[in-house]
RNA sequence: GAUUGAACGCUGGCGGCAUGCUUAACACAUGCAAGUCGAACGGCAGCGCGGGGAGCUUGCUCCCUGGCGGCGAGUGGCGGACGGGUGAGUAAUGCUUGGGAAUAUGCCUUAUGGUGGGGGACAACAUGUGGAAACGCAUGCUAAUACCGCAUACGCCCUAUGGGGGAAAGCAGGGGAUCUUCGGACCUUGCGCUAUUGGAGAAGCCUGCGUCGGAUUAGCUAGUUGGUGGGGUAAAGGCCCACCAAGGCGACGAUCCGUAUCUGGUCUGAGAGGAUGAUCAGCCACACUGGGACUGAGACACGGCCCAGACUCCUACGGGAGGCAGCAGUGGGGAAUAUUGGACAAUGGGCGAAAGCCUGAUCCAGCCAUGCCGCGUGUGUGAAGAAGGCCUUAGGGUUGUAAAGCACUUUCAGUAGGGAGGAAAAGUUAGUCGUUAAUAACGGCUAACCCUGACGUUACCUACAGAAGAAGCACCGGCAAACUCCGUGCCAGCAGCCGCGGUAAUACGGAGGGUGCGAGCGUUAAUCGGAAUUACUGGGCGUAAAGCGCGCGUAGGCGGCCUGAUAAGUUGAAUGCAGUUCCUAGGUUGAGCCCAACCUAGGAACUGCAUUCAAAACUGUCAGGCUAGAGUAUGGUAGAGGGUGGUGGAAUUUCCAGUGUAGCGGUGAAAUGCGUAGAGAUUGGAAGGAACAUCAGUGGCGAAGGCGGCCACCUGGACAGAUACUGACGCUGAGGAACGAAAGCGUGGGGAGCGAACAGGAUUAGAUACCCUGGUAGUCCACGCCGUAAACGAUGUCAACUAGCCGUUGGGAGCAAUUAAGCUUUUAGUGGCGCAGCUAACGCAUUAAGUUGACCGCCUGGGGAGUACGGUCGCAAGAUUAAAACUCAAAGGAAUUGACGGGGGCCCGCACAAGCGGUGGAGCAUGUGGUUUAAUUCGAUGCAACGCGAAGAACCUUACCUACCCUUGACAUUGAUAGAAUCCUGUAGAGAUACGGGAGUGCCUUCGGGCCUUGAAAACAGGUGCUGCAUGGCUGUCGUCAGCUCGUGUCGUGAGAUGUUGGGUUAAGUCCCGUAACGAGCGCAACCCUUGUCCUUAGUUGCCAGCGCGUAAUGGCGGGGACUCUAAGGAGACUGCCGGUGACAAACCGGAGGAAGGUGGGGACGACGUCAAGUCAUCAUGGCCCUUAUGGGUAGGGCUACACACGUGCUACAAUGGGAAGUACAGAGGGCUGCAAUACCGCGAGGGGGAGCCAAUCCCAAAAAGUGCGCCUCAGUUCGGAUUGUAAUCUGCAACUCGAUUACAUGAAGUCGGAAUCGCUAGUAAUCGCUGAUCAGCAUGCAGCGGUGAAUCCGUUCCCGGGCCUUGUACACACCGCCC
Repeated sequence: GAUUGAACGCUGGCGGCAUGCUUAACACAUGCAAGUCGAACGGCAGCGCGGGGAGCUUGCUCCCUGGCGGCGAGUGGCGGACGGGUGAGUAAUGCUUGGGAAUAUGCCUUAUGGUGGGGGACAACAUGUGGAAACGCAUGCUAAUACCGCAUACGCCCUAUGGGGGAAAGCAGGGGAUCUUCGGACCUUGCGCUAUUGGAGAAGCCUGCGUCGGAUUAGCUAGUUGGUGGGGUAAAGGCCCACCAAGGCGACGAUCCGUAUCUGGUCUGAGAGGAUGAUCAGCCACACUGGGACUGAGACACGGCCCAGACUCCUACGGGAGGCAGCAGUGGGGAAUAUUGGACAAUGGGCGAAAGCCUGAUCCAGCCAUGCCGCGUGUGUGAAGAAGGCCUUAGGGUUGUAAAGCACUUUCAGUAGGGAGGAAAAGUUAGUCGUUAAUAACGGCUAACCCUGACGUUACCUACAGAAGAAGCACCGGCAAACUCCGUGCCAGCAGCCGCGGUAAUACGGAGGGUGCGAGCGUUAAUCGGAAUUACUGGGCGUAAAGCGCGCGUAGGCGGCCUGAUAAGUUGAAUGCAGUUCCUAGGUUGAGCCCAACCUAGGAACUGCAUUCAAAACUGUCAGGCUAGAGUAUGGUAGAGGGUGGUGGAAUUUCCAGUGUAGCGGUGAAAUGCGUAGAGAUUGGAAGGAACAUCAGUGGCGAAGGCGGCCACCUGGACAGAUACUGACGCUGAGGAACGAAAGCGUGGGGAGCGAACAGGAUUAGAUACCCUGGUAGUCCACGCCGUAAACGAUGUCAACUAGCCGUUGGGAGCAAUUAAGCUUUUAGUGGCGCAGCUAACGCAUUAAGUUGACCGCCUGGGGAGUACGGUCGCAAGAUUAAAACUCAAAGGAAUUGACGGGGGCCCGCACAAGCGGUGGAGCAUGUGGUUUAAUUCGAUGCAACGCGAAGAACCUUACCUACCCUUGACAUUGAUAGAAUCCUGUAGAGAUACGGGAGUGCCUUCGGGCCUUGAAAACAGGUGCUGCAUGGCUGUCGUCAGCUCGUGUCGUGAGAUGUUGGGUUAAGUCCCGUAACGAGCGCAACCCUUGUCCUUAGUUGCCAGCGCGUAAUGGCGGGGACUCUAAGGAGACUGCCGGUGACAAACCGGAGGAAGGUGGGGACGACGUCAAGUCAUCAUGGCCCUUAUGGGUAGGGCUACACACGUGCUACAAUGGGAAGUACAGAGGGCUGCAAUACCGCGAGGGGGAGCCAAUCCCAAAAAGUGCGCCUCAGUUCGGAUUGUAAUCUGCAACUCGAUUACAUGAAGUCGGAAUCGCUAGUAAUCGCUGAUCAGCAUGCAGCGGUGAAUCCGUUCCCGGGCCUUGUACACACCGCCC
């Protein structure tokens, strides 16, 4: 996608045509479904007519009468064997398609004969009688087309060929003669009967091919198979019986088990196939279950009989009755399937001479959207693009010409009226023909008349009214057409697969919109397709599932060249084999419904089967030949091929003896073990077992497993050569039977070494292991089992064909040749590389995984499982054969890019190492965690949080807590109104705030207004509230590591690769060379700032050499530009030069010159990206949340708490020091709300005062280590300074919580710091002080500045981090992985 006898959910206007218990072959109430014939018969109960009688209410009742129409019951005939239902059974007594001979056949048809003469009964009926009933019993009467003989019998049957046997029935109509008992006889016509013959139709029997699954069913069979002779049947036959023989079936699947009616067909599919077997048609089987026969032409009989059983019903308990798988209907079962309808009008059937009767067959109607088909639910116009809904970027968009409005139409449904066809027969009458003696009768034909419709209120037509009565369902993440909002928040839910949902869900639920189909639409179930996913058409097996461990060989399959024959296969032609389906079939049609569905007509073809004819290429068969396949003989060659028996040396071990002394042995290190009872070592001797160094080799041999000292014997195969012979003898190979490593098993030997189990010692958290010391089975031999291995080339065997090159082993030929060696060629092995081709790729590639042929084995998602059960084998261990339930959505292969590795190679970094100084211990400072609290606001959390945001919390800051207040608000925009703004001040209150008093009475202007203040209502403000996992921006980190990419080209099916790898070199993907790559970009470097040298220019506030003045002294002054310096511009350094190394390169090493040398030092500068890294509390911002509060104001408190833990620092522990008093030398900064000098006061912090300075001018400002001199003398000290007390100073509204500083007093811990850990490679570490930002005040922090100024670097093994190449990977959230 197509389909269905479907069901379920939502919905539902009409019609036509079809279909409708798939389940319980479950049980059935009730009615109907098979009768008919009086023209076979005796009769006559009932009805009607006629006749008679009686009564009378004169048209009624009763009685009699077979006389008539007819007819219940009965005898008899035909039919109940058809029609209708169902599919239980049945894997063949069936079906399908063909063929056959040993049969019978009612009714029908053809034909030839016959139909004569007798007899005796039994029903009905009558009488009696039994029983509840069903149903009988006895006696008597009677008819027939009922029954039985006799006669005849051409043909018929039987037969011993002589012969023998066997029949009948009449009835109805008509009738001129003749006869009559008046009934009829007789004749004739029709029907019937009887015998026989042929046919048709229908039936029985036999038989070939075909007809589901299971081998975890392999053997089955005694009437079994056959024969002879009987019996039996309509008929062949072990169908049955007696006797005889021992057969028959089976791997081409017998037997057994399970399942199942079969077919035409139906559904699907391009087809081949697959699935199916409702309706319709054919066969079969069955009729409550099982069995049996009777009757009959036909049955072993659905609505017949008998017996048994189960069930139901009746009963007087003694007995009886029944069979819906007929049509309706009921119960039950079930997801589920209809009316207890009408009619024999048509078609057909039974009976009948016929009329006719019967017919739940059939034709119709009813129910159900169950299916197929058709029609409708309106049509045109209509923009103000209405209202409403939804969305929105707020403009608009969309629903949408949709609606409304206007104009029209009336199918269908409704009402009313009209109105076909399905009907032809039969019957009656008339005519004519046939038959006949016949104008009767009967039959045929023609004409006229009459009559028959369930459906049916039919189909169809006309009229009327009015848009009037008539639309839903599913879906909208992808597959797959169709998108937004709201709600929800891994919840609720969805889901066919992938998957969606954890606060912005096109996937859940709702809405709007859209898409699809439409009186239906979805869902479920089922079948086929797609699925080449069982592969015949049309697949595979090196690594994805899959080649048996290996050969031999049976059946089977396949098979070389030539000739002839045959005709089984093959090919062609003709004939035969029911309809339906199917086809014809489409816009000029076979026809009919308006069309369609539907119905009807006509008709093949393919395939199949059978028969006949023809052909002879190929296959087969038969016959004859051939030698290329295969094999044999012959003389050779190589070899760990196999078996048996001998034999050799080295080594290990043990034993004996000697020498000799303290250890040996073993390991990463040890210990167990051995040894003073003499080991180990060494020398000599002996014993015993096992294995065979070197040679030795991708060398050899073997079918594989496998085979290795040497010799002998026995034995298999291979190869090369040359000739001869056989003449297809071949290949493969299901079953089968051999061989088959190691381990293991049995019996008996043997046992040196090794060595499962076991013991001990170590290792370890543990160590039933790895290591060590011992050591038993075993390993070895003989015989017998086992039958498996990663038994691997993970590659079955055989044959043919298809470029090459280089090795190696065995043989042959030729050339050359002293030997050795060599060259060319050929053949059989065994290797490496490689083309075409193949392959998913890897790879294979004449030793194929290439191209073909033959045969075998095996596979069909992963797990369960090579397991269970069963069978077979085995002594056992176990082997072999081999499932299912259940479960998952994957499992797997090859290759790619990364990441990772206690993989490899190369390289780098204060990474280690070498050093110097610290941290970790103490006290304090500061930050964090934790705890506490009304609050201790929030954030940062490995490196990359923790002296971080915070360049400075007493109030403020401040976001936190408590209390008190405000609600258009502290702030912005719009805003009616009012007013200058502003300043001073009183009262209450903690303050915010509330209530007053006073002064003041604007400025600009384009004359519209604007600036400032006040201010009702409303829009709105506000939020340091949440989400850094919705975001922008900014930042950290890997990392200043050298990397990260692109275009074009090339290679690859592709992911991707190449470039970017390689050889060198560099700090560097820096540069050079090479190169299927060539180029390019972002990074590196450079360009920028600073510092180091020089030059030029300029010379104040800086400088002062020379000249001059002046001072106690000072660039203080005149002057000067030389120097320093300042600040502008230049120069300089580029591996430029020389030598060496290197590949004639890049580059490196050394040197010269130079202030500086190989990026001179320092800074700024941070590729692609990673960490959902950090920040919504700098700022901005989506969404959510608060709105008399989560917003705003005020006061006080808190952020400063404190059993504790950590980080970062400061000060120390002292003599390279401390203290006292002298003395020297910086740089870079800052200064008007400022820096502040000299005097003066205070021990001091400081006060006071104010010169100078908006700064190269004045001030902060004292630099300190240093240096010279003297004191301390190793101690908890003259070290150390915490803590505490008292008294002060400064800032500030305010130092209580909670500032800094000073003085005096106090004088804690601490004597160099465990494990561990940090920084630093030169003007660096260490050490010393100075300045600045923040700031009223507050630094041990931070950012800068200069002074003094080291040690070490052998080196890259290791730790950490990083870069490149390579390798493995079952990792990809990527080893903090995965996984048991």

The RNA shown here (small-subunit ribosomal RNA) has 1380 nucleotides and comes from an uncultured prokaryote.
Rfam family: Bacterial small subunit ribosomal RNA.
The RNAcentral record of the sequence draws on ENA.